[in-house]
Context: one part of a larger RNA
RNA sequence: CGUAGUUAAGGGAACUCGGCAAAUUGGCCCCGUAACUUUGGGAUAAGGGGUGCCUGCCUGGAGAUCAGGCAGGUCGCAGAGACCGGGUCGCACUAACUGUCUAAUAACAACAUAGGUGACUGCAACUCCGAAAGGACUAGUAUAGUCACUGAUUCCUGCCCAGUGCGAGUAUCUGAAUACCGGGUUCAACCGGACGAAGGACUCGUAAACGGCGGGGGUAACUAUGACCCUCUUAAGGUAGCGUAGUACCUUGUCGCUUAAUUGGCGACUUGCAUGAAUGGAUUAAUGAGUGCGAUACUGUCCCUAACACGAAUCCGUUGAACUUUUUGUCCUAGUGCAGAGACUAGGGACUCCUGAUGGGAAGUGAAGACCCCGUGGAGCUUUACUGCAGCCUGUCGCUGGAUUACGAUAAUUCUUGCGCAGCGUAGAUGGGAGGCGUUAUAUCCUCCACUUUCGGGUGGAGGGGAGCCAACGAUGAGACACCAUCCUAGUUUUGUUGUAGUCCUCACUCUUACGAGGACACCGGUAGGUAGGCAGUUUGGGUGGGGCGCCACACCCUCGAAAAAAUAUCAAGGGUGCCCCAAGGUCAACUCAUGUGAGUCAGAAACUCACAGAAGAGUGUCAAGAGCAUAAGUUGGCCUGACGCGAUCAUGCAAAGCAAAUGAUCGCGAGAGGAAACUCGGGUCUAACGAACCAAUAUAGCCUUUUGGUGAGGCUUAUUGACUACAGAAAAGCUACCCCGGGGAUAACAGAGUCGUCGCCGGCAAGAGCACAUAUCGACCCGGCGGCUUGCUACCUCGAUGUCGGUUCUUUCCAUCCUGGCUGUGCAGCAGCAGCCAAGGGUGAGGUUGUUCGCCUAUUAAAGGGGAUCGUGAGCUGGGUUUAGACCGUCGUGAGACAGGUCGGUUACUAUCUAUCAGGAGUGUUUGGAGUCUGAGGGUAAGAAUGAAAUAGUACGAGAGGAACUUUCAUUCGGCGCCUCUGGUCGAUCGGUUGUCCGACAGGGCAGUGCCGAGCAGCUACGCGCCAAGGGAUAAAAGCUGAAAGCAUCUAAGCUUGAAACCCGGCCUAAAAAGAGACUCCGUUGAGGACUCGGAUAAAAGAUCCGUUUGAUAGGCUCCGGAUGUACGCACGAAGGCAACGACGUGUUCAGUCCGGGAGUACUAACGUCCAAACACUAGUG
Repeated sequence: CGUAGUUAAGGGAACUCGGCAAAUUGGCCCCGUAACUUUGGGAUAAGGGGUGCCUGCCUGGAGAUCAGGCAGGUCGCAGAGACCGGGUCGCACUAACUGUCUAAUAACAACAUAGGUGACUGCAACUCCGAAAGGACUAGUAUAGUCACUGAUUCCUGCCCAGUGCGAGUAUCUGAAUACCGGGUUCAACCGGACGAAGGACUCGUAAACGGCGGGGGUAACUAUGACCCUCUUAAGGUAGCGUAGUACCUUGUCGCUUAAUUGGCGACUUGCAUGAAUGGAUUAAUGAGUGCGAUACUGUCCCUAACACGAAUCCGUUGAACUUUUUGUCCUAGUGCAGAGACUAGGGACUCCUGAUGGGAAGUGAAGACCCCGUGGAGCUUUACUGCAGCCUGUCGCUGGAUUACGAUAAUUCUUGCGCAGCGUAGAUGGGAGGCGUUAUAUCCUCCACUUUCGGGUGGAGGGGAGCCAACGAUGAGACACCAUCCUAGUUUUGUUGUAGUCCUCACUCUUACGAGGACACCGGUAGGUAGGCAGUUUGGGUGGGGCGCCACACCCUCGAAAAAAUAUCAAGGGUGCCCCAAGGUCAACUCAUGUGAGUCAGAAACUCACAGAAGAGUGUCAAGAGCAUAAGUUGGCCUGACGCGAUCAUGCAAAGCAAAUGAUCGCGAGAGGAAACUCGGGUCUAACGAACCAAUAUAGCCUUUUGGUGAGGCUUAUUGACUACAGAAAAGCUACCCCGGGGAUAACAGAGUCGUCGCCGGCAAGAGCACAUAUCGACCCGGCGGCUUGCUACCUCGAUGUCGGUUCUUUCCAUCCUGGCUGUGCAGCAGCAGCCAAGGGUGAGGUUGUUCGCCUAUUAAAGGGGAUCGUGAGCUGGGUUUAGACCGUCGUGAGACAGGUCGGUUACUAUCUAUCAGGAGUGUUUGGAGUCUGAGGGUAAGAAUGAAAUAGUACGAGAGGAACUUUCAUUCGGCGCCUCUGGUCGAUCGGUUGUCCGACAGGGCAGUGCCGAGCAGCUACGCGCCAAGGGAUAAAAGCUGAAAGCAUCUAAGCUUGAAACCCGGCCUAAAAAGAGACUCCGUUGAGGACUCGGAUAAAAGAUCCGUUUGAUAGGCUCCGGAUGUACGCACGAAGGCAACGACGUGUUCAGUCCGGGAGUACUAACGUCCAAACACUAGUG
């Protein structure tokens, strides 16, 4: 030091985050049991009583070594005697419950659950796995299955469909491909149109779908409040409930209860930062290794520690790892230094070695920091990031056939149709054409019907009737009729092909109980549109006094910074640009501005006119600034378009080699404008007003490509336009606390360092108030310092790691002093204060709440001081807080998730090498070896500190009320050292009692981690006992003497006297290794002295120390004394009873028996023996 530990007087949670741990309780029988309640519970509630052994008897039973009972007797501290074996109660939160979970830090309030609700699903089901075949659900069938939400019961579940989803509908709009139509193509490509699915737009529904659920003003006869009113606004404005909550920032809300005291708990209120109804709300009996609080019992948790046992450690024997290790001859302090040194500098310390301890340091060991930042690193997850892909929905084609209806399309076919005016009259176009038709009953005509119509007729059919009718010609007209052919317009009949919608069939195909069922659908395949975090690949900028948030200092222009060449940084200071203008441009010419004074006009002038003065005080497109400008670049007018086309060179851009856009200057060619001309003009007086490549469009022509020609298409050259503001220009959203890798002290959080605005302290001056009076006391404005405790700033050390808050333990230090000591002033009578000076020796405590530091509060106290030491102290402890992984609430976010917001839970490694410190030893030196006794340089110290009471004294003082001191005595508290007579604790010495079991019984014992219980000597101990200075010296502040400088005065300058718990002594401890290594006495080769061994203890981890060794009481034994326990075994007698046998137990023998780490006596046993050990050199007196 540890532990399956044991025990503790008095107190009894004061410990602590928290009763953690421990203790208490405990079995069985009897009695007796509350609130509440889902009537089951709660309940072993709580709280009481009993319990052994012996004798006799009774009941049950077949009987038992069985069970139950009655009456007597009897012992102990204790009878469930050991082992085994609930502490209890109350109030809240939460989850209903039993159950499940992070194998190895989380057992929970999380998951699950029965119950509730919604959605989908008719079975070849929905859903799921699979590439498919196939499979699960299921050999189930809506009282079923799947998915989602909620989470027993009870009472309930409000409003909102605007958004996002989901479902339904859909006149209309949009909507791809195929097929269709048209254009186009020598064929195609291609273009357009029409048709038009799903989807979308649109309409409706849906919240136990995702989700959401306001603001302002006024008002009642005290005030306050606001039932009431007004207004803005929404999809709707939070209903019932609950509410400072596991949700409330402010907050330790306010009130009450609990407590001496409560950041806690409970009950209320409630202005709810940010409660709220199946993202369920409220309430609930029972249950919980869940969370908080209280009470009781109990206790070493604590006051305050002590003793014991065992195991380690230690010592001896044997065996024998690992971590670690740049070098290492491995001290302290201060300084320095990359700002935290054993190694450097200075000073100090310091003979060599070993052992046991402790854990301050080696910014100790362990792990290329997990926090933070960076990387054009990674991964997991999310989504209305980007781009895709499964899947699903839908159109279409293939597999794929037959029949039919309706309505279309198309080709062929039948039959019709066709009216401008004129013309007999209904003239489709062109061509042919002079005849055609007719008794096979035709035509004219008559009657009826149907269709059509330009309303006049035309055509067709049926009946009558019975022989002609039409054309040519002529007229009219653009065109002439009969008849024939080809076509057009509009219709019609039939047939073929085909489309849309529908119905039927069976033969592909599918299923099948093999009967049938379905059926050209479906399945499957191709293609097209839609949807699509289900899945995949990626992206998600930079700067930055860390990063993020903010901002743009990311492209440009001006001033300043900028240090008089040029250039020059900061998230330095002050501003501006992303245009405008056909004149505000070019040229030529003319003029002079702002302002002031005077005059005119006038009732009245900033404005109109005139005169004078006027270097610029104006103007110059712009909200920039600087420069330039009067010869004007300003103002006005005339004419114009150079606000040109094509090129070249140089310069700026751009320090050296190179570098784009853009810009400027000069020149060449061409075409122009103005001017008499010289000349000027490639926009604006100069410096801002902007953009590469790819791609696309447009333009101008030209060129190239496929044999040729013509189209089309593609390409090239040139120009213009379209933008990248992250502006020399990727195509691009987030989360990570589940995280990972590579790096960084190039960069943050802790600590250090620097600084000191802030913070703390002090000072100067003194306005003021203090009744008057700045300075008894308080002290503004302003100013100057010190400290390095607060908070900042910086980013210098550390990211191949210096463990982070608080507590605890323990040590040291500072003084700006809280108390104690000594003084001064006072608005000091005394007492008590106030303010200040000196002083760091000692002291500075206990509790309530909270993780707290801090703070608030309680009762004490002389006082309950402030700081530092890596915010001292985790190789010392703790782990409550913070700060991993789980989970809940509120808020934010579509979400993954987030929150210096709250809440419950949550692994603290290391055998010590060096140094340091505390102890114990060995050796060397100290110039001959020793023994004994000393000195004391030096070092340490708190060994004492404080208080109360009494006397002084009811005195001094004071009107009184009140009310001291010096000095003396007594006592106490804290601290230190020692001790064990007393008291208390312990006491695996010992003695006794007793349970279970074993040794056959007795006696005597073993075991139950001492079995348990009672008592307990020595020892060790505290809770017990004893002791712990006065004084001297020199001083501080202060008080003085004498006394000048300065004829006075003055405590000071010379000199002198006092004066404090501080300093030095005194007292105690240590100290010849004090290298100046000391002194004295004695002994010594004729052996001083010492060592080993042996017996030991007043000593002790090992060593050491001390005693003894036969001339001996050193240890053991024995005897006695003194103690502990409590009356032994055996025997005798008694004993409730019982016929007897027997019999718990009692009495006597017996203050017995047993024992003793204690004392005395006594050689009975063992102390037998063995070794070491001191004069060196040259020389003849020195070293």

Large-subunit ribosomal RNA, half B from Methanoregula sp., 1183 nucleotides, folded computationally. Its Rfam family is "Archaeal large subunit ribosomal RNA". Rfam links the family to the GO terms structural constituent of ribosome and ribosome. The literature on the family includes a 2001 paper in Science by Yusupov et al., "Crystal structure of the ribosome at 5.5 A resolution". The full RNA is in RNAcentral, with records from ENA.